[in-house]
Context: one part of a larger RNA
RNA sequence: GGGUGAACGCUGGCGGCGCGCUUAAUGCAUGCAAGUCGAGCGUGAUCGUGGCUUCGGCCACAAUGAUAAAGCGGCAGACGGCUGAGUAACGCGUGAGUAAUCUGCCCUCCGGUGGGGUAUAACCUCGGGAAACUGAGGAUAAUCCCGCAUACGACCUGCACCCCUUGGGGUGCAGAUGAAAGGCUUCGGUCGCCGGAGGAGGAGCUCGCGUCCUAUCAGGUUGUUGGUGGGGUAAUGGCCUACCAAGCCGAUGACGGGUAGCUGGUCUGAGAGGAUGACCAGCCAGAGGGGGACUGAGAACGGCCCCCACUCCUACGGGAGGCAGCAGCAGGGAAUCUUGGGCAAUGGGCGAAAGCCUGACCCAGCGACGUCGCGUGGGGGACGAAGGCCUUCGGGUUGUAAACCCCUUUUCCGAGGGAAGAGAAAGGACGGUACCUCGGGAAUAAGCCCCGGCUAACUACGUGCCAGCAGCCGCGGUAAUACGUAGGGGGCAAGCGUUACCC
Numbered sequence: 001g002g003g004u005g006a007a008c009g010c011u012g013g014c015g016g017c018g019c020g021c022u023u024a025a026u027g028c029a030u031g032c033a034a035g036u037c038g039a040g041c042g043u044g045a046u047c048g049u050g051g052c053u054u055c056g057g058c059c060a061c062a063a064u065g066a067u068a069a070a071g072c073g074g075c076a077g078a079c080g081g082c083u084g085a086g087u088a089a090c091g092c093g094u095g096a097g098u099a100a101u102c103u104g105c106c107c108u109c110c111g112g113u114g115g116g117g118u119a120u121a122a123c124c125u126c127g128g129g130a131a132a133c134u135g136a137g138g139a140u141a142a143u144c145c146c147g148c149a150u151a152c153g154a155c156c157u158g159c160a161c162c163c164c165u166u167g168g169g170g171u172g173c174a175g176a177u178g179a180a181a182g183g184c185u186u187c188g189g190u191c192g193c194c195g196g197a198g199g200a201g202g203a204g205c206u207c208g209c210g211u212c213c214u215a216u217c218a219g220g221u222u223g224u225u226g227g228u229g230g231g232g233u234a235a236u237g238g239c240c241u242a243c244c245a246a247g248c249c250g251a252u253g254a255c256g257g258g259u260a261g262c263u264g265g266u267c268u269g270a271g272a273g274g275a276u277g278a279c280c281a282g283c284c285a286g287a288g289g290g291g292g293a294c295u296g297a298g299a300a301c302g303g304c305c306c307c308c309a310c311u312c313c314u315a316c317g318g319g320a321g322g323c324a325g326c327a328g329c330a331g332g333g334a335a336u337c338u339u340g341g342g343c344a345a346u347g348g349g350c351g352a353a354a355g356c357c358u359g360a361c362c363c364a365g366c367g368a369c370g371u372c373g374c375g376u377g378g379g380g381g382a383c384g385a386a387g388g389c390c391u392u393c394g395g396g397u398u399g400u401a402a403a404c405c406c407c408u409u410u411u412c413c414g415a416g417g418g419a420a421g422a423g424a425a426a427g428g429a430c431g432g433u434a435c436c437u438c439g440g441g442a443a444u445a446a447g448c449c450c451c452g453g454c455u456a457a458c459u460a461c462g463u464g465c466c467a468g469c470a471g472c473c474g475c476g477g478u479a480a481u482a483c484g485u486a487g488g489g490g491g492c493a494a495g496c497g498u499u500a501c502c503c
Stems, first nucleotide, its partner, number of pairs: 001503004006499005013374006019367002021332001026330003030327003035075003040072002045067003048061005082286003091211008101203003106199008114148001116146002123138006154177001156175008182191003212258003219249003224246008261283004265276004288308005310321004338364001340363003346360001347358004377407004387398004412440006421430001447492005452473003458487005468475002
């Protein structure tokens, strides 16, 4: 000198764009943050239509209809959002490999969608419980579940052959195994369903290289290192297991200890390098601590089970909970915001669609936290007012500064108009905002630090090694340009200084 997610002191007019718990991965009141589909299914209720009525209500819906609370079923809840605890590791970065792999929805293509069955919620009846919830019996539907048939592909086994070389690709023969679901319809179709091939995107696994400090850590290791058989997985593998062998790693730093999410980047620097990893983006990891499986194409923040700690309810028998989602509260701290508006846009889930949901997101609010821009007026105006300060008492200085005259209206206040953002119509949270026009009036708007040298800017008074200053050198003990105040001056400016940290 530059920089910061800053804080503190004094001060503070406006706007644009950003950023805002770095500490306690501490504990959380309350609300919201993941649903959707009636064009998969069976009911119930309400409305509607029609009929009856004792005016309480009852019946029917035959063509029908609307709404959708709960239930069955499907898809989504594995995304999006948050955090950085752990992790020195194939975790990340980069480059390869997978002849050792998986992949819902989407796209392209091939083939199919035949015929049956019996369960179970909701519902009804009875019961247990304070509650959470739960038991028994009875009835019922499906794109729920289960057989049968069929099999272009597929998969498995055996044999033969070709290309290739880890379990790859292809051909032929024989055998064996395994599918399906319907809905809507204007009857044209359309959305689905099943088997298979390819693609796109996604994911798993493996390897080369790179990735902090410490030797006051020198030896470490028994599933340890390798092999065989087996298990397990989508898949390789000591991943697991039985047996066999005795290996494997290490001063090119094993093992141990400390610290730490990694990267694109960011800051600095001429560069080399050093430091750093907030916001944004990619990857990883975590969801009160620990463990486990289930479902599923894929696994668990707002799913399940167990243990622990904590909080809450209880009729004491037993139950409920998890903000490192958005707000918000307590606590800790030098320190970090609203319990706001909207799904209008972008994106996501479901749906044929209308649409519903979306604290993702888009906006608004608060904070000079940062950065950029603007303003606090412009011109004229005295051999120069008053006041202040200094003075050698002559004067000097503040100072064209003010007053005063002329002008302007950015900003401000008031009034009127008023968007784009919305893809063919309508539809805008922001927002009566931005912006435009008119009116008013210099009006609403300047501080902070410094003035001994480094370093730009000097006098007076007070104080008297006191009170105090100080980044270093150093000032102060009676004339202090170094302390305090004043006048004057210098620097920066809606900021200015200080502190902390990095280069």

Small-subunit ribosomal RNA, 5' domain from a Dehalococcoidia bacterium, 503 nucleotides, folded computationally.
The coordinates come from a structure-prediction model, not an experiment, and the mean pLDDT is 87.
The organism belongs to Dehalococcoidia, within Bacteria.
The sequence was found in a public genome assembly.